[in-house]
Glycine riboswitch aptamer from uncultured Methylibium sp., 98 nucleotides, folded computationally.
Rfam family: Glycine riboswitch aptamer. From the family's description: This family represents the bacterial glycine riboswitch. Glycine riboswitches usually consist of two metabolite-binding aptamers domains with similar structures in tandem. The aptamers cooperatively bind glycine to regulate the expression of downstream genes. In Bacillus subtilis, this riboswitch is found upstream of the gcvT operon which controls glycine degradation.
The sequence is in RNAcentral, with records from MGnify.
RNA sequence: UCACUGGAGAGCGGCUGCGACGUUGGCAGUCCACCGAAGGGGCAAGCAGGACGAGGCCAAGCCGGAUCCCGCCAAUCUCUCAGGUACCCGGACAGCGA
Numbered sequence: 001u002c003a004c005u006g007g008a009g010a011g012c013g014g015c016u017g018c019g020a021c022g023u024u025g026g027c028a029g030u031c032c033a034c035c036g037a038a039g040g041g042g043c044a045a046g047c048a049g050g051a052c053g054a055g056g057c058c059a060a061g062c063c064g065g066a067u068c069c070c071g072c073c074a075a076u077c078u079c080u081c082a083g084g085u086a087c088c089c090g091g092a093c094a095g096c097g098a
Stems, first nucleotide, its partner, number of pairs: 001098002004095003011032001013031006033085003039081001040079003046072002049069003055063003
């Protein structure tokens, strides 16, 4: 990476328009309420650099706590942009195989 299998959560919400009419559950827009496991954003320890200089040393040069700034930095954490909220589809992740 591919194939198969498993795979949670949250309104079968209201309104409008289009479509359909015993395979009828649809599509689009909008409003409110919700979910987090497509994707995306944010953060830790840590590492690196800088400012400053408590203090120290074999001393006029070195080392350098505390504090501040800043770069990189994870998730099933967090945000809820996107996506999602009956079935289907999707689905992080996991298992088996190649």